[in-house]
Context: one part of a larger RNA
RNA sequence: GCAUUGUUAAGGAACUCGGCAAAAUAGCCCCGUAACUUCGGGAGAAGGGGCGCCUGCUUAGGCAGGCCGCAGUGAACAGGCCCAAGCAACUGUUUAGCAAAAACACAGGUCUAUGCGAAACCGGAAGGUGAGGUAUAUGGGCUGACGCCUGCCCGGUGCUGGAAGGUUAAGAGGAGGAGUCAGGAGACGAAGCUCUGAAUUUAAGCCCCAGUAAACGGCGGCCGUAACUAUAACGGUCCUAAGGUAGCGAAAUUCCUUGUCGGGUAAGUUCCGACCCGCACGAAAGGCGUAAUGAUUUGGGCGCUGUCUCAACAAUGGACCCG
Numbered sequence: 001g002c003a004u005u006g007u008u009a010a011g012g013a014a015c016u017c018g019g020c021a022a023a024a025u026a027g028c029c030c031c032g033u034a035a036c037u038u039c040g041g042g043a044g045a046a047g048g049g050g051c052g053c054c055u056g057c058u059u060a061g062g063c064a065g066g067c068c069g070c071a072g073u074g075a076a077c078a079g080g081c082c083c084a085a086g087c088a089a090c091u092g093u094u095u096a097g098c099a100a101a102a103a104c105a106c107a108g109g110u111c112u113a114u115g116c117g118a119a120a121c122c123g124g125a126a127g128g129u130g131a132g133g134u135a136u137a138u139g140g141g142c143u144g145a146c147g148c149c150u151g152c153c154c155g156g157u158g159c160u161g162g163a164a165g166g167u168u169a170a171g172a173g174g175a176g177g178a179g180u181c182a183g184g185a186g187a188c189g190a191a192g193c194u195c196u197g198a199a200u201u202u203a204a205g206c207c208c209c210a211g212u213a214a215a216c217g218g219c220g221g222c223c224g225u226a227a228c229u230a231u232a233a234c235g236g237u238c239c240u241a242a243g244g245u246a247g248c249g250a251a252a253u254u255c256c257u258u259g260u261c262g263g264g265u266a267a268g269u270u271c272c273g274a275c276c277c278g279c280a281c282g283a284a285a286g287g288c289g290u291a292a293u294g295a296u297u298u299g300g301g302c303g304c305u306g307u308c309u310c311a312a313c314a315a316u317g318g319a320c321c322c323g
Stems, first nucleotide, its partner, number of pairs: 002317007010309002014307001019304001027051005036041001038145001052067006068072001080302007087294002092104002108143007120129003146289004151219003156216002158212005165207003171201002176196005183188001220238005247281001248278001259275005
């Protein structure tokens, strides 16, 4: 000097990204227990008191009296707590070997396909799963308890339906043309064979016409205006399929930004409450709330401490030095 332990004056988070680590709390009985709440919880909330031994009486509990120690759950084992906010309802699941989470799942919601030899899936087929099930069933997509809700746009893309018209394949059809060729002086040239081939006929699809957004998606700009100023309920104009409704908002989203105001601190880029100028929230890629839950994230407080001011001593171990 290192590792693992133990103790420590005074202070008590001043340490640090951060109370990381450590300390503290701890058992049983009694008293007592808030906001909030889905009335179940929250709750072991919080916060207090008691605990040994002997004698007597009661006797499943206990009561009364006495005794000892610094100390009676006498050693060991055995919750720290509170306040506020974000996210996810919850119990669960996950990157075997750097991530346990706000990710996945979930009950619930909704859309869609499927009438049974079902749809969907595996297989070349036979066959099989679905299912020895039958729409209160099964598959797929999205959302994700619960509460209050879920606005506008069908122009584009998709899907569903429609069939009048346009376009449109093979096939059918066979006008016409060409070659060959009997014949013929030549012009030409029948039938046959070969090649080519117009009209006509004709499906789905596409064009077209509707519907559909808990389908993919989208949800404006400029200018002016009120008797201080400022602002604009109001007006004008352009564009659009329609111009973002409710709710929320410097947010897990805010660049400018440590926005501004308030709270907490002596002092707060974090935190909480507001404001709204939303660079670039927004309604099932759900919006906003929400009790309970969480080895979750953030801020604050009480207790507690060698985390620190600032280090010291001791034990054990292995280094190291001398022999």